Predicted 3D model of a 270-nucleotide part of an RNA (large-subunit ribosomal RNA, domain VI) from a soil metagenome.
Context: one part of a larger RNA
């Protein structure tokens, strides 16, 4: 740009793509069947392997500064207690959130039509005989569909719901009723701009913008680390108790404390 007025949504499904494995076990039965040995078909149930997708309550891993332990050396005058550096986390024991598999949960179920090879039926040509020529019934992991994504640029541009309306100005045509087309301001509405996101390289996509819980920051809980410094008891001291402490990224509430101010563009007349 188009989809013959401008938007906000919810949709329908031409067409696309995905998915489509496999295998042991037990019943049915040691039964049909076979002299035995051996051992089914149909049908039914469990339980597995490999693949795929989604999640993170459970197990596990990360998890670069969240905690705590610990050398060496430097700085903060000393002590005591801290930072910093040690070639990219000094080093080690833990770990939220997030991403993850090795984990959890799901799936390849089932139905239906039309076939392939095969197997049949009625049946002639060609008094027979023949699954075929006319007719016609079975018959596959495959094929259509059915299951999960995308999809109306499917220019054949669909559908259903809802919102916004008939304003000036100028050209031009004109059967004077009105048409064509230009530009300005709106409408419903979108952007632009801010605040942010399990969305994201940026764009996009999605949430919010004081009539607000969007982030941040406080409050509280969860959660992790393990009991912090200073005092004070007890020991001679090391220590040790007060202390489920202290300290805490990202989780879950509440809270307008800071930041989202104020504002600008643009956008139907059929």
């Nucleotide at each position: 740009c188009g989809c013959a007025g401008g938007a906000g949504a919810u949709u329908u499904g031409a067409g696309a793509g995905g998915a489509g494995c496999c295998g042991u076990c037990c019943c049915u039965a040691g039964u049909a069947c076979g002299a035995g040995a051996g051992g089914a078909c149909c049908g039914g149930g469990a339980c597995g392997g490999a693949c795929c997708a989604a999640c993170c309550g459970c197990c596990a891993g990360u998890g670069u500064a969240c905690c705590a332990g610990u050398g060496g050396u430097u700085c903060c005058g000393c002590c005591a207690g801290g930072g910093g550096c040690c070639a990219a986390u000094g080093c080690u024991g833990g770990g939220u959130a997030g991403c993850u598999g090795u984990g959890u949960u799901g799936g390849g179920a089932g139905u239906g039509g039309a076939u392939a090879a095969g197997c049949g039926c009625u049946g002639a040509a060609a008094g027979c005989a023949u699954c075929u020529a006319a007719g016609u019934g079975c018959g596959a992991a495959g094929c259509c569909c059915a299951c999960c994504u995308c999809a109306a640029g499917a220019u054949g541009a669909g559908a259903u719901c809802u919102c916004c309306c008939a304003u000036c100005a100028c050209u031009c045509c004109u059967u004077c009723g009105g048409g064509a087309g230009u530009g300005g301001g709106u409408a419903a509405g979108a952007c632009c701009c801010g605040c942010g996101g399990a969305a994201g390289a940026u764009a996009a996509c999605c949430g919010c913008g004081u009539a607000g819980a969007u982030a941040g920051g406080c409050u509280a809980c969860a959660g992790g680390u393990g009991u912090a410094c200073a005092g004070u008891c007890a020991g001679c001291a090391a220590u040790g108790g007060c202390u489920u402490a202290g300290c805490c990224g990202a989780g879950u509430a509440g809270u307008a404390c800071u930041a989202a101010u104020c504002g600008g563009u643009c956008g139907a007349g059929g």
Rfam family: Bacterial large subunit ribosomal RNA.